[in-house]
């Protein structure tokens, strides 16, 4: 330095849940909250799971695989 791993340290996100707002809806955003996460950071590509005004048209990345990217360095 790679890899593969995930111990300590800092520091990050933020699940139910409550309030506003946006949306037919799944959900999405801001605020309060921390249940977990080292990829729970980004991207719907394959599954998959939901929604709706169902020939179509969304939503979930915190379901699982993949692709991209990235802190730290103990065994």
């Nucleotide at each position: 330095c790679c890899g593969a791993c995930g111990a300590a340290a800092g520091g990050g996100c933020a699940a139910a849940c409550c309030c506003g707002c946006u949306g037919c809806g799944a959900a999405g955003c801001g605020g309060g909250g921390a249940c977990g996460c080292a990829a729970c950071g980004c991207c719907a590509c394959g599954g998959g799971g939901c929604u709706c005004c169902c020939u179509g048209a969304g939503c979930c990345a915190g379901c699982c695989g993949g692709g991209c990217u990235g802190c730290c360095g103990a065994a």
Annotation
c-di-GMP-I riboswitch aptamer from an Actinomycetota bacterium, 75 nucleotides, folded computationally. The sequence was found by an Rfam model in a public genome assembly. It matches the Rfam family "c-di-GMP-I riboswitch aptamer". Gene Ontology term of the family: cyclic-di-GMP binding.